[in-house]
Molecule: transfer RNA
Organism: Thermoproteota archaeon
RNA sequence: GGGCCCGUAGCUCAGCCAGGAAGAGCAGUGGGCUUUUAACCCAUUGGUCGCGGGUUCGAAUCCCGCCGGGCCCGCCA
Repeated sequence: GGGCCCGUAGCUCAGCCAGGAAGAGCAGUGGGCUUUUAACCCAUUGGUCGCGGGUUCGAAUCCCGCCGGGCCCGCCA
């Protein structure tokens, strides 16, 4: 330098192919239960969907550029 994959809640990830209300589990907070804690149950907080631009009535999703991470190949030596 080239190719491919990944980036979504504090963490692990789904949703993307095939555009139409942003989600799950865990964690956190409040409550129930319990002598207390844990466990269990109920409720609930939490998001520039990596960044910028384009297309579109509408973009996490499609297109372009960039940033970061991973794998492979190439070049130099």